[in-house]
Context: one part of a larger RNA
RNA sequence: GAUUAGACGCUGGCGGCAUGCCUUACACAUGCAAGUCGAACGGCAGCACGGGGGCAACCCUGGUGGCGAGUGGCGAACGGGUGAGUAAUGCAUCGGAACGUGCCCAGUAGUGGGGGAUAACCAGUCGAAAGACUGGCUAAUACCGCAUACGACCUAAGGGUGAAAGCGGGGGAUAACAAGAUAUUCGCGCUAUUGGAGCGGCCGAUGUCUGAUUAGCUAGUUGGCGGGGUAAGAGCCCACCAAGGCGACGAUCAGUAGCUGGUCUGAGAGGACGACCAGCCACACUGGGACUGAGACACGGCCCAGACUCCUACGGGAGGCAGCAGUGGGGAAUUUUGGACAAUGGGCGCAAGCCUGAUCCAGCCAUGCCGCGUGCGGGAAGAAGGCCUUCGGGUUGUAAACCGCUUUUGGCAGGAACGUACCGGCGCGAGCGAAUACCUCGCGUUAAUGACGGUACCUGCAGAAUAAGCACCGGCUAACUACGUGCCAGCAGCCGCGGUAAUACGUAGGGUGCAAGCGUUAAUC
Numbered sequence: 001g002a003u004u005a006g007a008c009g010c011u012g013g014c015g016g017c018a019u020g021c022c023u024u025a026c027a028c029a030u031g032c033a034a035g036u037c038g039a040a041c042g043g044c045a046g047c048a049c050g051g052g053g054g055c056a057a058c059c060c061u062g063g064u065g066g067c068g069a070g071u072g073g074c075g076a077a078c079g080g081g082u083g084a085g086u087a088a089u090g091c092a093u094c095g096g097a098a099c100g101u102g103c104c105c106a107g108u109a110g111u112g113g114g115g116g117a118u119a120a121c122c123a124g125u126c127g128a129a130a131g132a133c134u135g136g137c138u139a140a141u142a143c144c145g146c147a148u149a150c151g152a153c154c155u156a157a158g159g160g161u162g163a164a165a166g167c168g169g170g171g172g173a174u175a176a177c178a179a180g181a182u183a184u185u186c187g188c189g190c191u192a193u194u195g196g197a198g199c200g201g202c203c204g205a206u207g208u209c210u211g212a213u214u215a216g217c218u219a220g221u222u223g224g225c226g227g228g229g230u231a232a233g234a235g236c237c238c239a240c241c242a243a244g245g246c247g248a249c250g251a252u253c254a255g256u257a258g259c260u261g262g263u264c265u266g267a268g269a270g271g272a273c274g275a276c277c278a279g280c281c282a283c284a285c286u287g288g289g290a291c292u293g294a295g296a297c298a299c300g301g302c303c304c305a306g307a308c309u310c311c312u313a314c315g316g317g318a319g320g321c322a323g324c325a326g327u328g329g330g331g332a333a334u335u336u337u338g339g340a341c342a343a344u345g346g347g348c349g350c351a352a353g354c355c356u357g358a359u360c361c362a363g364c365c366a367u368g369c370c371g372c373g374u375g376c377g378g379g380a381a382g383a384a385g386g387c388c389u390u391c392g393g394g395u396u397g398u399a400a401a402c403c404g405c406u407u408u409u410g411g412c413a414g415g416a417a418c419g420u421a422c423c424g425g426c427g428c429g430a431g432c433g434a435a436u437a438c439c440u441c442g443c444g445u446u447a448a449u450g451a452c453g454g455u456a457c458c459u460g461c462a463g464a465a466u467a468a469g470c471a472c473c474g475g476c477u478a479a480c481u482a483c484g485u486g487c488c489a490g491c492a493g494c495c496g497c498g499g500u501a502a503u504a505c506g507u508a509g510g511g512u513g514c515a516a517g518c519g520u521u522a523a524u525c
Stems, first nucleotide, its partner, number of pairs: 001525004006521005013372006020364001021330001026328003030325003035074003040071002043067002047065003050061004081283003090208007099200003104196008112146001114144002121136006152161003166188005209255003216246003221243004226238003258280004262273004285306005308319004336362001338361003344358001345356004375405004385396004411461005419452001424446008469514005474495003480509005490497002
C1' cells in the first nucleotide's frame, strides 16, 4: 500500500447492488418447511346442489359437485442445511472394465382366462394416553395361480422356470331399453424385450499440510486354488495351501484439515485463504442395524442401545431446527417468529389445479462496493467576534452578512409500469379416424391472472430550505502558534517527548488529510 463474512470508538442525508453465527456439530418453546391423484378402488364424515316426506323445526336420499378418514399409485433418495469426521473408502486431472438404471426417447411383441382375501365400515372389548385386540361385510391399476413366451438359465436337440391391469373420452349400429356393458376408435396406462440418453456404482495412474524429539509396520496380513456373495471386479467373505506385502522416493504413528473451480496479495514466481456462487464428498441428538424401493443403509422413515427433555392415572408413552423464522446460552460479533406462489424450477395429476420457508420479494444492519447530495454566482467598510501580536498589525476571510439564481435529495400532490405468458373461451387448418365426435398440434382472435406495489419511473408545488464528520499537525509524514502542566498528569507504530519558555502531554485558534464516513484493533500478502 492492497484486502476482510470483520469487531470497537466517534459521527451519520439518500439511493442501487451485494453480504450478514467465523464462537457451543450447545440445548431448543411455537408456527411453517412433502405432498398429490376421485381419469386405480370401496365408499360418504363434513359442506353445497337436486329429489322425496313434513304446517314448520327438521328428517330421509351418493342422485350431482366434491371429498374427511381408508385401500392403492407416484413422490418422499430431489430440493434445503452444516463441516463434526475424513490426509484418503475423499477431492482434482487423465484413463479403464466386470455393472445397474424409476420417470424420458426409439423399436418389437403382447395386454387371454380365473381365484381367495383385507382396510375402510358395523358390532364389541382393553387402556389415563399413545394405541391395541376380537368377530362380521366389501372393492381395486392391492394380492395369488392358469395359459401364452421374446430374453436369460440348465442341459444337449429336448426340457424345466419366469408377465400383464385396467381407466377415461367419442359417435353410430345391433339386441334389450333406464343407465350402462359387449363391439369399434382415440388417449393415458400395464407386461416382456432390444437399443439410446442422462444419472449412478466400481478400478487404476499422477497430484494433494506438518512432525524422524514417530523407523520399522502388517495374520485376512500378501498371493494362489475352490466356493460363497454382489447389479458388478476383488480377501469383499469362507475353507485349504504358500510366506508373502509395505517402508528412508518416509511405511507406521501423532497433530492439523472437508477437497476443487476459485478468492486476496504480488510485476511475476510465489505466499495466504477456501465466507457468498458452482461441482464433488461426508454428516443429520450419540453409536449400531437392516427394511422398503429403480435408487437409502434414508435430516423432517423404522428397530435396538445410550445421554438429555417432556407427559403420566406410575402400569406406560412422546421427542430430535447442522430446513425457514425465532428463543436461551457462548461470544468482540452476525437480521424478521414478514409476503407470495405472479415469475423460474420441483412433486403429483389427462387436465383444471394443489403443494413448495426451493425460489422470487419485502424488513433490519454504513457490513462492503458503487453513485448522488449537503447548494451556485456576485459580494471588502477586508464588519463584528475569536486567536496571535514586535501593538504597527496579521489571521479566520469572500468566509459571513447582503443581492440574485437553481431545486438534485428530502417533503407534499397527481399520473404510472416492464416483469404475463402459458392455461381458458371462440374461429380456421392439419394429424388420427368410418366420422363433420373425441383427442393432439399449429395459426388467428379474445376475456382474465403481479407478492413486490401505487414500487420504479414521470409531472407539478413551496422553499437554501432537510443534510459533516473523523483522525492528525517532532522526524518517518502533508500540516504551528498561544495558554495550562512541570519526569507530574500524560503521549507513543519506531526513534522517543514531559524535571518552568513542550510545534511531541491537555485545551484553544489556525492548518493538513480523507469524507457519510473517519480512526483504532485483529488478520493475510
Model confidence (mean pLDDT): 84 of 100. A computed fold for a 525-nucleotide part of an RNA from an uncultured beta proteobacterium, annotated as small-subunit ribosomal RNA, 5' domain. The full RNA is in RNAcentral, with records from ENA and SILVA.